A computed fold for an 81-nucleotide RNA from a Limnochordia bacterium, annotated as transfer RNA. Model confidence (mean pLDDT): 81 of 100. Rfam family: tRNA.

RNA sequence: GGGCGAGUGGUGGAAUGGAAUACACGGCGGACUUAAAAUCCGCUGCCGAAAGGCUUGAGGGUUCGAAUCCCUCCUCGCCCA
Numbered sequence: 001g002g003g004c005g006a007g008u009g010g011u012g013g014a015a016u017g018g019a020a021u022a023c024a025c026g027g028c029g030g031a032c033u034u035a036a037a038a039u040c041c042g043c044u045g046c047c048g049a050a051a052g053g054c055u056u057g058a059g060g061g062u063u064c065g066a067a068u069c070c071c072u073c074c075u076c077g078c079c080c081a
Base pairs, nucleotide, nucleotide: 001080002079003078004077005076006075007074010025011024012023018064026044027043028042029041030040031039045054046053047052057073058072059071060070061069
């Protein structure tokens, strides 16, 4: 340099055009315990007191609607040279 794949909360990851963060882990609070562990219950993407707003690597585009499709970049991995 060329080809292919990937990038989503703190972590692993789901959703493959119909409004994401399911589920699990972790974290926080509580119950139980003399205490702790285990177990159970609640909460847990970001900003905000709330109302509300924002968010799928970055920026554009298509669409009524995009994590998903298209374009240009960035980063990482594999293969070829």